This is a predicted structure of a 72-nucleotide RNA (transfer RNA) from a Minisyncoccia bacterium.
């Protein structure tokens, strides 16, 4: 230096145009002499940044970052 891939919740991913979701994890609460497990619930998300397209963009297009593989 070229090519391809990845970048959503605290942590591992899902979601491929119509207001964003799951496991683990935290945290309340029930249960327990306690703990744990086990039930119910709750917080947590300007979807990497910036611009375009479109009534609408996590999704399409660009340029930037950054990380990963492969050639040189």
């Nucleotide at each position: 230096g070229c090519a391809c891939c990845c970048u959503u919740a605290g942590c591992u991913c899902a979601g491929u145009g119509g207001u964003a979701g799951a496991g683990c994890g935290u945290c309340u609460g029930c249960u327990c002499g306690a703990c744990a497990c086990g039930c119910a619930g709750a917080a947590g998300g300007u979807c990497g940044c910036a611009g375009g397209u479109u009534c609408a963009a996590u999704c399409c297009c660009u340029g930037c970052a950054g990380g990963g593989u492969g050639c040189a």

Its mean pLDDT, the model's own confidence on a scale to 100, is 82. The sequence is in RNAcentral, with records from ENA. It matches the Rfam family "tRNA". The family's RNA type in Rfam is transfer RNA.